RNAcentral holds the sequence, with entries from SILVA. A computed fold for a 1528-nucleotide RNA from a metagenome, annotated as small-subunit ribosomal RNA. Its mean pLDDT, the model's own confidence on a scale to 100, is 84. It matches the Rfam family "Bacterial small subunit ribosomal RNA". Gene Ontology terms of the family: ribosome and structural constituent of ribosome.

RNA sequence: AGAGUUUGAUCCUGGCUCAGAACGAACGCUAGCGGCGCGUCUGAUUCAUGCAAGUCGAGCGAGAAAGCCCCCUUCGGGGGGCCGGUAAAGCGGCGAACUGCUGAGUAAUACGCAGGCAACCUGCCCGUGAGACAGGGAUAACCCGCCGAAAGGCGGACUAAUACCAGAUAUUAUGCCGUGGCUCCUGCCAUGGUAUGAAAAGGUUGGUGUCCCUUCGGGGUCUUCCGCUCACGGAUGGGCCUGCGGCCUAUUAGCUUGUUGGUGGGGUAACGGCCUACCAAGGCGAAGAUGGGUAGCCGACCUGAGAGGGUGAUCGGCCAGACUGGGACUGAGACACUGCCCAGACUCCUACGGGAGGCAGCAGAGGAGAAUCAUCCGCAAUGGGCGCAAGCCUGACGGUGCGACGCCGCGUGAGGGAAGAAGGCCUUCGGGUCGUAAACCUCUGUCAGGAACUAAGAAAGCGUGGUGGGCAAAUAACCUGCCGUGCUGACUCGUUCCAAAGGAAGAGCCUGCUAACUUCGUGCCAGCAGCCGCGGUAAUACGGAGGGCUCGAGCGUUGUUCGGAUUUACUGGGCGUAAAGGGGGUCUAGGCGGGCUCGUCAGUCGGGUAUGAAAUCCCUCGGCUCAACCGGGGAAUGGUGCCCGAUACUGCGAGUCUUGAGUGCAGUAGAGGAGAGUGGAACUCCUGGUGGAGCGGUGAAAUGCGUAGAUAUCAGGAGGAACGCCGGAGGCGAAAGCGAUUCUCUGGGCUGCUACUGACGCUGAAGCCCGAAAGCCAGGGGAGCGAACGGGAUUAGAUACCCCGGUAGUCCUGGCCGUAAACGAUGGGCACUAGGUGGAGGGAGUUCCGACGCUGUCUCUGCCGAAGCUAACGCGUUAAGUGCCCCGCCUGAGGAGUACGGUCGCAAGGCUAAAACUCAAAGGAAUUGACGGGGGCUCGCACAAGCGGUGGAGCAUGUGGCUCAAUUCGAGGCAACGCGAAGAACCUUAUCCUGGGCUUGACAUGCUGGUGGUACGACCCCGAAAGGGCGAGGACCUCUUUUCGGAGGAGCCAGCACAGGUGCUGCAUGGCUGUCGUCAGCUCGUGUCGUGAGAUGUUGGGUUAAGUCCCGUAACGAGCGAAACCCUUGUCGUUAGUUGCCAGCGGGUAAUGCCGGGGACUCUAGCGAGACUGCCGGUGUUAAACCGGAGGAAGGUGGGGAUGACGUCAAGUCCUCAUGGCCCUUAUGCCCAGGGCUGCACACGUGCUACAAUGGCCGGUACAAAGGGAAGCAAGACCGUGAGGUGGAGCGAACCCCAAAAAGCCGGUCCCAGUUCGGAUUGGAGGCUGAAACCCGCCUCCAUGAAGUUGGAAUCGCUAGUAAUCGCGGAUCAGCUACGCCGCGGUGAAUAUGUUCCCGAGCCUUGUACACACCGCCCGUCAAGUCAUGAGAGCUGGGGGUGCCCGAAGUCGCUGCUCCAACCCGCUUCGGCGGGAGGAAGGCGCCGAAGGCAAACCUGGUGAUUGGGACUAAGUCGAAACAAGGUA
Repeated sequence: AGAGUUUGAUCCUGGCUCAGAACGAACGCUAGCGGCGCGUCUGAUUCAUGCAAGUCGAGCGAGAAAGCCCCCUUCGGGGGGCCGGUAAAGCGGCGAACUGCUGAGUAAUACGCAGGCAACCUGCCCGUGAGACAGGGAUAACCCGCCGAAAGGCGGACUAAUACCAGAUAUUAUGCCGUGGCUCCUGCCAUGGUAUGAAAAGGUUGGUGUCCCUUCGGGGUCUUCCGCUCACGGAUGGGCCUGCGGCCUAUUAGCUUGUUGGUGGGGUAACGGCCUACCAAGGCGAAGAUGGGUAGCCGACCUGAGAGGGUGAUCGGCCAGACUGGGACUGAGACACUGCCCAGACUCCUACGGGAGGCAGCAGAGGAGAAUCAUCCGCAAUGGGCGCAAGCCUGACGGUGCGACGCCGCGUGAGGGAAGAAGGCCUUCGGGUCGUAAACCUCUGUCAGGAACUAAGAAAGCGUGGUGGGCAAAUAACCUGCCGUGCUGACUCGUUCCAAAGGAAGAGCCUGCUAACUUCGUGCCAGCAGCCGCGGUAAUACGGAGGGCUCGAGCGUUGUUCGGAUUUACUGGGCGUAAAGGGGGUCUAGGCGGGCUCGUCAGUCGGGUAUGAAAUCCCUCGGCUCAACCGGGGAAUGGUGCCCGAUACUGCGAGUCUUGAGUGCAGUAGAGGAGAGUGGAACUCCUGGUGGAGCGGUGAAAUGCGUAGAUAUCAGGAGGAACGCCGGAGGCGAAAGCGAUUCUCUGGGCUGCUACUGACGCUGAAGCCCGAAAGCCAGGGGAGCGAACGGGAUUAGAUACCCCGGUAGUCCUGGCCGUAAACGAUGGGCACUAGGUGGAGGGAGUUCCGACGCUGUCUCUGCCGAAGCUAACGCGUUAAGUGCCCCGCCUGAGGAGUACGGUCGCAAGGCUAAAACUCAAAGGAAUUGACGGGGGCUCGCACAAGCGGUGGAGCAUGUGGCUCAAUUCGAGGCAACGCGAAGAACCUUAUCCUGGGCUUGACAUGCUGGUGGUACGACCCCGAAAGGGCGAGGACCUCUUUUCGGAGGAGCCAGCACAGGUGCUGCAUGGCUGUCGUCAGCUCGUGUCGUGAGAUGUUGGGUUAAGUCCCGUAACGAGCGAAACCCUUGUCGUUAGUUGCCAGCGGGUAAUGCCGGGGACUCUAGCGAGACUGCCGGUGUUAAACCGGAGGAAGGUGGGGAUGACGUCAAGUCCUCAUGGCCCUUAUGCCCAGGGCUGCACACGUGCUACAAUGGCCGGUACAAAGGGAAGCAAGACCGUGAGGUGGAGCGAACCCCAAAAAGCCGGUCCCAGUUCGGAUUGGAGGCUGAAACCCGCCUCCAUGAAGUUGGAAUCGCUAGUAAUCGCGGAUCAGCUACGCCGCGGUGAAUAUGUUCCCGAGCCUUGUACACACCGCCCGUCAAGUCAUGAGAGCUGGGGGUGCCCGAAGUCGCUGCUCCAACCCGCUUCGGCGGGAGGAAGGCGCCGAAGGCAAACCUGGUGAUUGGGACUAAGUCGAAACAAGGUA
């Protein structure tokens, strides 16, 4: 730091996705050890059990039991001592308001930062000063009695205090009256007078000298220590107030009555509407009040380059809460987590009368949940409460446990070891790889295990020894230091030794992004997937395996946050066409604003100072062996306050200026606006005339009008609307918009002059106004046009396009609506930045004046273009360039400009404006193609012109279909169909069918074993054959050996490897082939242009059959194609002369090159020549080339052939061959017999023969070329009507044969007829081939004599030696269903004016939403399924508020006839009694929680039905869009 994904490719826009880091996590697989951290994020859900706040006997009174010992005893027990002044309880003090937990509520009574209190409080602690005098009355505990199940309570009697109370005294407290000083308003400080207001004479298990008392225990005094009271001050902690800061929502715009302020009063520690009475009518709000939703805030944490974004676990600060709601009491402090009262819900106990409870403390339980631990140990340390202290308490805390939840560290061994072992996997079978990996050898000893040993956390405190200081009368005691020493550990470290490689590795991934590849299985299945996407038989993407890659006690997945994302853009984006400029104007708030001077210093800048807690982050040093972790120091904490300073800029205040802006004067152009008149043309209607059959309309028609007289034409009249020519990319207006003409009223612009004002300016959220067409309301008007509607056509349909009619409407007046592709798809203003050329308006100069012209200028309006900008297209002084100011708007596509809500509207509807859900795109510009019922140019038997066919008939042949046991397979528009097949009766032949057989096989190679009577095999038997059985006879080769024999080979047998397959896949392939197309195209190198795809070249002008050639040209060259080279044919020459030829010479015959001979000719087949636009004329650009001509056998490629570019069709072929993979293996192989491939209601293709007289038949007669021939061709001759037979000369062939060529020509006949046409079909008789013609051959003869009389729609071939027509040959082949195919020659035409149309093709251009490329793409209804959502009679929850009713506890107020010790008064027999002061219960009142009632509001769930939406391989109907998309 980027990458993947829209396209055939490209650039851009734009979304989605990935790689990183992080986590209080969870889940899956796996797991050795340790350190340090962390651990209910959910139900602020419910909680069993235990513990979490007590302590003080040095404040006070009282004071056990059990147990032990002793004594007594009536044996029931009693007494004493110890325990012990102990336990428990009580009065009193302090604490319990801390600590700990949680985050429900809270958007401000909170929090953070900075300030303020002259408006406050503060227990314990510290300092200073003063004091602590002298009295009194009660009350718990205990005891007695009573009530109650219990909890608990009541009554009586006794008693103490550091409990309580009255009095005295009193400063600086409080009130009042003064004085002085100071100040930020109310005030503060110092000080005088006066009134009022206090206490515990307490405790001391310290000491002891003097004195006193003594119950001899001790007490008082003194002293010490701890306490106490008042006042002031400090410290700490708090309270209150102010400024600034930090969420979403305007589909919440108005809120507020204690509300805002004042006065009096109350209340509080204190200010204050905090409360109350009265008075005033204020206060808040677009800089967002009020309402709604969400949320504890911060230090910080995560991320990020930063700015930001997200978070608020652990630790720390603050706040809030303690079952829910309300309330106060006590107190220094609470409206109080383990206090109280009331109400409510819930749980528990109950004797039904009543009671008890609150884990959001630590553990723990249920529940919820994806998910979060031990009912542990200890107060040893730190801290807290109480205490003089010892000490007690402490689930704070310190530790341990559980959990890989996180971070950090360590280990699972190290070195050597190649025959690269075995084994796995792959393999081209050679090998490769796992792999030095293992084994094996030599070592080491971390961790874990066992054993032993030993530190530190522990010094404070207390005890004790010593030694100082203080207090004191004191050498005592006490307080406080120092030096020794003793005591105190819940839990954990470390070291050494022993043994031993021994106990310790997995997880994910391997198509691209993204590091890592093979094999098998599977076969759009199973599955994968973060995105793009994989899987339909060769999957590096699924599953397994081997191998590899990455991390490693972890690895992955999921979720979440930031990042990447400059994808909300402050840093750092945009708006002509991608999303995005408001339809236009005007104006308010707001934002921004010209020149100069002075002042001020708010912004701004500098310095200082204070603060910004600690922890965290960063730097540095240090401590645990390192690290994580921890400690010390520093830096930092972007901020804020205060003080001092600077004054350029901005602001503010004052003054001044004229250039911005405006005014004035003089002119000027204009469809600018409004109103009232006027006019002509056209149209329709009405009246009349002429006239007489049609008119009208269309692609063609029809509806319609017309003999009741239309159309046409003339005259007159009426009506409404619009204003031709001028007229122009001309003018005006803010836009919408404005077009005959006249008048009236009126807005704006421009030019010139430079007189005036003196910044008066620009923009503009809201607001207001204007705003095409259509539409709406009311009233008019209505000629033409014309939604709807009717009719006629078109059509498969035609609710359309076309035609005939026609109502609203279009017009006017008044009022609504408020939209548009309201577009320059481009907001407004100012300034700056090359030019050229038009149009409109106005000045100036030039000229003596004027015109024309020229020069220059201001304004408006077009085009082309520099720089620059832009993704490109394009924009370019009229910016989309360069800057500044202000407004509006955008943030993927669809859903949707929709729903809901609000608001406007009479309605239609407008404005504002979402979400769920779905998709991996949607899009812009440009590129190359392809396509178009787009255009241009040009070709082709493409059409046209012409000739002959096909389609009709019969037959042949192929195919489909049907049939069948089987009718083997392939080929399928052109480019399958007389095709593979150039030969299916058996064979061929194919597992096509039936049946019978064989199993190393019909065929190849290798290995093992066996084999001489072996291999081979006559005869015989079964059989359809194949095959099986029996089996006489009976070998061969090599070596060795004298022979016999032995060994081996071949062969054979058995067995093993293997053979074999026309079985599958032509969509795994090679090769070959078809087709576009013998069309003229297809490319490359270098250069240039373009961000790029790509373009250029190859386009253009000519020309050609041709990208053929020429010219031009940012291109220059080149390649594959075209052409040429090759074959053949046409002319000539030359060479050669048999088997071919025969002119001349000779011979011969009935005749014939028959013979001698010849080398002339033909011919044969070698080599050459020839044609090149070479020559002439014209045209053309001086070119290429074309036209004409000459010569020539041939002329512009002479004819024909071979030759087929880059590519296309997943075209055809696995059944020619080859071949990967798959499949069969006593069968899908091999052999055999028979059948089938020939089946036939039909349909199609290709052919043959015909339908006749240009003919048929009969007779006569002429002329080819190219081929073939030995298991062959076969002559003459003879036989047969014939096919053919007999026979065999000749010939391996320029020699002989096939072989007759046929049409033609001559003559005759037929006479237009289903015929003397036509020959199918059938009967009979034959011939040939062949083992064999039944299925199923060909041929001959005789007989038979079908359809057919020129063929509908449609369709094919051919441009010259061609079509047409005539015959001949060959391959295959025993024969042949050949009429097919491939060749050969004979006879031998017609037509082409031309390119409009059909088809195909080439080039250029244009449009495109196509790229699988028009056989494309794609829209809507309907039908089916799924999902989310709106409406919905309603039903049912939740929430906050309002009003009324009831009204608990409680504060406050009033009352208080009842009750009461202290103080006062009176009386008193002194015991008390009465009264007062004061207090209490009770009662009443205000307020008041919960509750009830009521009407609304907000927000969920659900709902018959209903609306649209989204999605879903192959449903229906049409054909709306994309090409002129067929009606733009």